[in-house]
RNA sequence: GAUAGGGUGACUGAAAGUUUAAGUGGUGGGUUGUAGCCCCAUAGACAGAGGUUUGAGUCCUCUUCCUAUCA
Numbered sequence: 001g002a003u004a005g006g007g008u009g010a011c012u013g014a015a016a017g018u019u020u021a022a023g024u025g026g027u028g029g030g031u032u033g034u035a036g037c038c039c040c041a042u043a044g045a046c047a048g049a050g051g052u053u054u055g056a057g058u059c060c061u062c063u064u065c066c067u068a069u070c071a
Stems, first nucleotide, its partner, number of pairs: 001070007010024003026042005047063005
C1' cells in the first nucleotide's frame, strides 16, 4: 500500500429498522450469630461526523482506531 473483519455499560457479549438482551461486577435491601451462598430491587452503553427514513446500534458516505491475510 491492497483486501477483509471489527469498535455497544466497569468487563464479557447478543441484538429482523419501530422495547438497547443476558452474565460477571457495583450499590441498596432481605436471609444469617458473622461472612459466603441464595433471593429482591437499582444505577450504568451503541467510536466520531454527516445522509436516508415516520423511526438508525442496525442501511449509505467520510474520518478515526484495532485485528487478520497478501504485497